Predicted 3D model of a 72-nucleotide RNA (transfer RNA) from a Patescibacteria group bacterium. Its Rfam family is "tRNA". The family's RNA type in Rfam is transfer RNA. It was read from a public genome assembly.

RNA sequence: GCGACUAUAGUAUAACGGUUAGUGCACCGGUUUGUGGUACCGGCAGUUCGGGUUCGAUUCCCGGUAGUCGCC
Numbered sequence: 001g002c003g004a005c006u007a008u009a010g011u012a013u014a015a016c017g018g019u020u021a022g023u024g025c026a027c028c029g030g031u032u033u034g035u036g037g038u039a040c041c042g043g044c045a046g047u048u049c050g051g052g053u054u055c056g057a058u059u060c061c062c063g064g065u066a067g068u069c070g071c072c
Base pairs, nucleotide, nucleotide: 001071002070003069004068005067006066007065010025011024012023013022018055027043028042029041030040031039048064049063050062051061052060
């Protein structure tokens, strides 16, 4: 330099173009406990960036950025 793939919450990850964007762990609060842990209940928090298509985009298209892999 060329090509392929990936990018969603603090973390690990789901999500037929129409979902309130879900789940586990973590974190915070409450109940329980002599304290802690466990258990139960509740809460916080997210689509890498810029355009396009569409009535509607996490999803499709183009470009950028970052990462992984391969070729040279």